The RNA shown here (c-di-GMP-I-GGC riboswitch aptamer) has 84 nucleotides and comes from a Bacillota bacterium. Its Rfam family is "c-di-GMP-I-GGC riboswitch aptamer". Rfam links the family to the GO term cyclic-di-GMP binding. Its Rfam clan is "c-di-GMP_I riboswitch clan". Its mean pLDDT, the model's own confidence on a scale to 100, is 88. Taxonomically the source falls in Bacillota (Bacteria, Bacillati).
RNA sequence: AACGACAAAGGCAAACUCGGUGAAAGCCGGGGACGCAAAGCCACGGGCCUAACCCCUUUGGGUACGGUCGCCGGGUUGCCGGAC
Numbered sequence: 001a002a003c004g005a006c007a008a009a010g011g012c013a014a015a016c017u018c019g020g021u022g023a024a025a026g027c028c029g030g031g032g033a034c035g036c037a038a039a040g041c042c043a044c045g046g047g048c049c050u051a052a053c054c055c056c057u058u059u060g061g062g063u064a065c066g067g068u069c070g071c072c073g074g075g076u077u078g079c080c081g082g083a084c
Stems, first nucleotide, its partner, number of pairs: 003081002011036002016031006034070001040076003044073003047068003053062003
């Protein structure tokens, strides 16, 4: 450098739930584990979610400046191991 085992050490934590926060999507903390070898970090490109805002007043329509890195790609940093 590459690789990731029905192995070892250590780590993260989906759904659901309780509390907080937010217009919402969502986020934060406790519980909880479906999974994860970058499920660490960065919204840079695409995708997806929401629509406070705008139009219209209607139960309608449009749009990130809001989110999501546990959707994919890219960037960046890094623990353990030697089975293959």